[in-house]
Molecule: c-di-GMP-I-GGC riboswitch aptamer
Organism: Oceanobacillus luteolus
Parts: sequence; C1' cells; structure tokens
RNA sequence: UCAGAAAAUGGCAAACCUACUGAAAGGUAGGGGCGCAAAGUCACAGGUCUAAAGCAAAAAAAGCUAAGACGGCUGGAUUACCUGAG
Repeated sequence: UCAGAAAAUGGCAAACCUACUGAAAGGUAGGGGCGCAAAGUCACAGGUCUAAAGCAAAAAAAGCUAAGACGGCUGGAUUACCUGAG
C1' cells in the first nucleotide's frame, strides 16, 4: 500500500421485551442476538421518516413547511484492530 477466503485478542448489536425520555420520527440504559470486516466517527450529496409550533382562518381531517430524526439505505470524508499478500 492492497485485499478480507479462513481464523483470532476480541468488538458492535436487528427484531422483540422492560424502564426512562420526546409532540412524533426517534434517543438512552438493561435484557436479547438477526446480522456486521469499519454495523467506528462526521448529516457533506442523495434518500427515507416525523411534523407539536407555523402557513391558518371557528374547529377537525388532509396538505405544505421552519425544524427534528435515521450512518444497520447509497455515495463521500476521516480514523483504526486482526489476518493475508506485496
């Protein structure tokens, strides 16, 4: 520097359950273990989800949106363990 077939010190942890939190999407912790070779980090591009407040009016529904969320959807940036090859 490249690669991830096998293995390993080991690591992470989907669904689901419980508690807390949030308007919601979701988040945090514990249990759990489907999977993961960056399933580490960063919302930069695309994508997806939510929509209390706002548009907005008497109210409701539907819609749009400030904003929020998702990195275990794709790309990008960045750092790193092990093994193998050079």